Transfer RNA from an Erysipelotrichaceae bacterium, 71 nucleotides, folded computationally.
It matches the Rfam family "tRNA". Its family is annotated with triplet codon-amino acid adaptor activity in the Gene Ontology.
The source organism's lineage runs through Bacteria, Bacillati, Erysipelotrichia, Erysipelotrichales and Erysipelotrichaceae.
Model confidence (mean pLDDT): 82 of 100.
It was read from a public genome assembly.
RNA sequence: GAUUCCGUAGCCAAGUGGGAAGGCAAUGGUUUGCAACACCAUGACCGUGAGUCCGAAUCUCACCGGAACCU
Numbered sequence: 001g002a003u004u005c006c007g008u009a010g011c012c013a014a015g016u017g018g019g020a021a022g023g024c025a026a027u028g029g030u031u032u033g034c035a036a037c038a039c040c041a042u043g044a045c046c047g048u049g050a051g052u053c054c055g056a057a058u059c060u061c062a063c064c065g066g067a068a069c070c071u
Base pairs, nucleotide, nucleotide: 001070003068004067005066006065007064010024011023012022018054026042027041028040029039030038047063048062049061050060051059
């Protein structure tokens, strides 16, 4: 330098146009003599900016960061 892919909660991760599942952790509560276990509740405008669209995490462009492969 070329090609392809990834960026979603503290961590992992699903969702690929109609408003974001789940798990771990955390906090509060119920339970318990106290704990543990168990159960309930709480949390993300989706890397940044712009565009398309009635509507964008999703499509397009640029940038930022990262990965694989080729040279």